The prediction has a mean pLDDT of 78. A computed fold for a 115-nucleotide RNA from Bacillus ectoiniformans, annotated as SAM riboswitch aptamer (S box leader). Its Rfam family is "SAM riboswitch aptamer (S box leader)". From the family's description: The SAM riboswitch is found upstream of a number of genes which code for proteins involved in methionine or cysteine biosynthesis in Gram-positive bacteria. The organism belongs to Bacillus, within Bacteria.
RNA sequence: UUCUUAUCAAGAGAAGCUGAGGGUACUGGCCCGGUGAAGCUUCAGCAACCUGCCCUUUAGAGGCUUUGGUGCUAAAUCCAGCAAACUAUCUCCGUUAUAGUUUGGAAGAUAAGAA
Numbered sequence: 001u002u003c004u005u006a007u008c009a010a011g012a013g014a015a016g017c018u019g020a021g022g023g024u025a026c027u028g029g030c031c032c033g034g035u036g037a038a039g040c041u042u043c044a045g046c047a048a049c050c051u052g053c054c055c056u057u058u059a060g061a062g063g064c065u066u067u068g069g070u071g072c073u074a075a076a077u078c079c080a081g082c083a084a085a086c087u088a089u090c091u092c093c094g095u096u097a098u099a100g101u102u103u104g105g106a107a108g109a110u111a112a113g114a115a
Stems, first nucleotide, its partner, number of pairs: 001115008013043005021032003026081004044073003049069002052064003077107001082104008091094001
C1' cells in the first nucleotide's frame, strides 16, 4: 500500500510549550477557535478491538478491566453529496421542483487477519 471481516447517535481532559487555524480530502452548509486552533510533551481518563484471566462450549457467546499492543477523550464519522421508497407543499399534476423522513451504497476512521 491492497484485500477481507467487525464496529462507528454511548463514553472520557487537565497542565506546560507554542501561536492561527481547525472539524480526513473536495464541494455546499453548519460549527469550534487569542476566554488560545493545530502541533509537541506530561499526567489523567474512556472504551474493551487484540492479548491475558474466569466460566462455558462442537463452535459461538458471556464476564473481569488486568499483563501487554492499539485506539479514542466538541457536536451522529458535525450534516449533506450517489440510489431507492415514502410524506408534505407547489404546479404547467410531473419518474418534475422544493423540503423532510427512512433504508442502502460510496468515501473515511479504528481494530484484527491476510498478501